[in-house]
C1' cells in the first nucleotide's frame, strides 16, 4: 500500500493513573472527579483464520498432498471485541410538510498480497 468478506446482534469487574474522551476536520448528542480515555489482570462475547467432520474435485495404481464448498464446534492455536448503528449528520440518488429509505466516501476488524 493494494485486494477481498463483514460491520443492527452480543460481551465486565478488579487494580493503577489523573483530564480529558467518543478515529480524523465540522456541527450535533453523548460519556466523565459516583474517576472517564489509557495501562494491566481476571472474566466474557463472537466465530474471521487455523485444527476437527462432511460433500465434490485435479494429481495418483492407492495412499500423502492441493483446491473448492458445507455444517458442526469453541476444548485447543492466532486475530478481534465487551457505551451508543462504525453514537449520528456531511457527498449522491429516491422520497417527503416532516420524519425516512438506499449508496458511496471514509474508518475499523479478519483473511489474502
Nucleotide at each position: 500500500u493494494c485486494u477481498u468478506a463483514u460491520c443492527a446482534a452480543g460481551a465486565a469487574c478488579g487494580g493503577c493513573c489523573g483530564a480529558g474522551g467518543g478515529a480524523a476536520c465540522a456541527g450535533g448528542c453523548c460519556c466523565u472527579g459516583u474517576g472517564a480515555c489509557g495501562c494491566c489482570g481476571u472474566a466474557g462475547c463472537a466465530a474471521c483464520c487455523g485444527c476437527u467432520u462432511c460433500u465434490c474435485u485435479g494429481c495418483u495404481u492407492u495412499u500423502c498432498u492441493g483446491g473448492a464448498g458445507a455444517a458442526a464446534u469453541c476444548c485447543c492455536g492466532g486475530u478481534g471485541c465487551u457505551a451508543a448503528c462504525u453514537c449520528c449528520u456531511g457527498c449522491c440518488c429516491c422520497a417527503u410538510u416532516a420524519a425516512g429509505g438506499g449508496g458511496a466516501a471514509a474508518g475499523a476488524u479478519g483473511a489474502g498480497a
The RNA shown here (SAM riboswitch aptamer (S box leader)) has 113 nucleotides and comes from a soil metagenome. The prediction has a mean pLDDT of 80.